[in-house]
Context: one part of a larger RNA
C1' cells in the first nucleotide's frame, strides 16, 4: 500500500464561501488517449519455480534445458464504457413570474412594566436579613405610602412539544435599508452541477485595548455569621466587569457528543407555512401534494443502548479525522496575538 473504522468505545473541522483538483444527468456523430486484443522488438546474465535432463560415491554446488520476468516500445484491429471534439435535450442547477410565513440581519426612533436614586407630603421607631443571628440601614426621620423627577439595563403575558438563520446565535413596539427560505406557473438558459487540500470571511462567553455609560446584578475585595479551622458555601456591602462605539481574541460539553451531495427503502400521530381538491352563500371542516419540525414504529442496522424516508438502513461521490493508557494538547520549533493566549504539535520514560 490494500485491508477498517468516526452518536456514546481514539476519531465529524464551531460554520459558511470558495480556488486547485477529485467526481459528475439524457442522446447522437467522430476520435481512438484509457480500456480490450492480435503481432513484433525488448525485458543481459546470475537468482526464483520446474525437468522420470547431466556431472562430482549423495547432497550442497556446477552443467544443460524450459518457464518466468506479470514491464516497456512499434504497428494493426474493436469500439461498450471512461475521457477529448462537434451537435442537441430537458429531468439536475439556476433565471422569470404570482403569491406566503418568519425573535434572519443592520440603523434610528419610540414604550410601559420594575429596581435603584433623588425633592416633596402623609407618618413613627424601627427597618432589613437568617436555620438562627450579626454585620448594615434608622429619631439629621428609615422601612412603609402617595405625588413629581433623574438614569441605565433587560422585555412580563403572547411563548408553543412554534418560528427564523450556515453555525455562532435571534424576543416590547415602529420605521428605513437588506440577507435568504417555501409554494405555484413550466415561461426562460441549457449541465451551467457535487464536494472542496490551501485561501478568505463569521464566530456564545469570558478576556484585552481607546473613549463613553453604570440602575440592578457581581468575580476580586472588606465585613458578619457557621466551622476545629471556614482563604468556601449564608447575609451585609462592594470595584472591575455585564451596556455602547470602534479595534482585537478565536476558543466551548461551539452536541444531533451524527461532515456535505444525490438516489432508493412500511406505516401511523403531531404540528408550522403553502398549494390544490371537495363542501358550503361564503368561511370552517375534511382529503391529496410539497417544504420545514417532532413523537411512535416495520424492515435493515447496532457491540448493546439505540437509529429507523430529518437512517446510525441500502449504495455513489468528495473532504475532514482515527490507530492502546500516561507523559501531553505538554516541550521544542513555526505562524498568528497588545497580553492572556491560539494553532501546528512530538520523544525520552513508564504500565
Nucleotide at each position: 500500500c490494500u485491508g477498517g473504522g468516526c452518536g456514546u468505545a481514539a476519531a465529524g473541522a464551531g460554520c459558511g464561501c470558495g480556488u486547485a483538483g477529485g467526481c459528475g444527468g439524457u442522446c447522437u456523430g467522430u476520435u481512438a488517449a484509457g480500456u480490450g486484443u492480435g503481432a513484433a522488438g525488448u525485458g543481459a546474465a546470475a537468482u526464483c519455480u520446474c525437468c522420470a535432463g547431466g556431472g562430482c560415491u549423495c547432497a550442497a554446488c556446477c552443467c544443460g534445458g524450459a518457464a518466468a520476468c506479470u514491464g516497456c516500445u512499434u504497428c494493426g484491429c474493436a469500439u461498450a464504457c471512461u475521457g477529448g471534439c462537434a451537435g442537441a435535450c430537458u429531468u439536475g442547477a439556476g433565471g422569470a413570474a404570482u403569491g406566503c410565513a418568519g425573535a434572519g440581519g443592520u440603523u434610528u426612533g419610540u414604550g410601559g412594566a420594575a429596581u435603584u436614586c433623588c425633592u416633596g407630603g402623609u407618618g413613627u421607631a424601627g427597618c432589613g436579613g437568617u436555620g438562627a443571628a450579626a454585620u448594615g440601614c434608622g429619631u439629621u426621620g428609615a422601612u412603609a405610602u402617595c405625588a413629581g423627577g433623574a438614569g441605565g439595563a433587560a422585555c412580563a403575558c403572547c411563548c408553543a412539544u412554534g418560528g427564523c438563520g450556515a453555525a455562532g446565535g435571534c424576543a416590547g413596539c415602529a420605521a428605513a435599508c437588506u440577507g435568504g427560505g417555501c409554494a405555484u406557473u413550466a415561461u426562460c438558459u441549457g449541465a451551467c452541477g457535487c464536494u472542496g487540500a490551501g485561501g478568505c470571511g463569521c464566530g456564545a462567553a469570558a478576556g484585552c485595548g481607546u473613549g463613553g455609560g453604570u440602575a440592578g446584578c457581581a468575580a476580586a475585595c472588606a465585613g458578619g455569621a457557621u466551622u476545629a479551622g471556614a482563604u468556601a458555601c449564608c447575609c451585609u456591602g462592594g470595584u472591575a466587569g455585564u451596556c455602547c462605539a470602534c479595534g482585537c481574541c478565536c476558543u466551548a460539553a461551539a452536541c444531533g457528543a451524527u461532515g456535505g451531495a444525490u438516489a432508493c427503502u412500511a406505516g401511523g400521530c403531531g404540528u408550522a407555512a403553502g398549494a390544490g381538491g371537495u363542501a358550503u352563500c361564503g368561511a370552517c371542516c375534511c382529503c391529496u401534494c410539497u417544504u420545514g419540525u417532532g413523537c411512535c414504529g416495520c424492515a435493515g442496522c447496532u457491540a448493546a443502548c439505540g437509529c429507523a424516508u430529518u437512517a446510525a438502513g441500502u449504495a455513489u461521490c468528495c473532504c475532514g479525522c482515527c490507530u492502546g493508557g500516561g507523559g501531553a494538547g505538554u516541550a521544542c520549533g513555526g505562524c498568528c496575538g497588545c497580553a492572556a493566549g491560539g494553532u501546528u504539535g512530538a520523544a525520552a520514560c513508564u504500565c
This is a predicted structure of a 351-nucleotide part of an RNA (small-subunit ribosomal RNA, central domain) from Armatimonadetes bacterium 55-13.
Model confidence (mean pLDDT): 87 of 100.
The organism belongs to Armatimonadota, within Bacteria.
Its Rfam family is "Bacterial small subunit ribosomal RNA". Gene Ontology terms of the family: structural constituent of ribosome and ribosome.